RNA sequence: CACGACAAGUGGCAAACCAAACGUAAGUUUGGGACGCAAAGUCAUGGGUCCAUUCCACGAGUGGAUCGCCAGACUACCGAAG
Numbered sequence: 001c002a003c004g005a006c007a008a009g010u011g012g013c014a015a016a017c018c019a020a021a022c023g024u025a026a027g028u029u030u031g032g033g034a035c036g037c038a039a040a041g042u043c044a045u046g047g048g049u050c051c052a053u054u055c056c057a058c059g060a061g062u063g064g065a066u067c068g069c070c071a072g073a074c075u076a077c078c079g080a081a082g
Stems, first nucleotide, its partner, number of pairs: 003079002012037002017032006035068001041074003045071003048066008
């Protein structure tokens, strides 16, 4: 550099669902809870999806959400085999 063990750490993160708060909504935050994750860490940069709104509406514009949809960029714990 690459790879990812039935390794290791009172290791890390935390889907659905429940409660509260916020938001027009998508959804977010906190607590509970674990389906999973070796980048499920960060960034909305490209594509996708979703929401709101506008227009001359089989479409397009604007604003927003999602990084646990894919790609890209940056950063990172551990160390068997190859």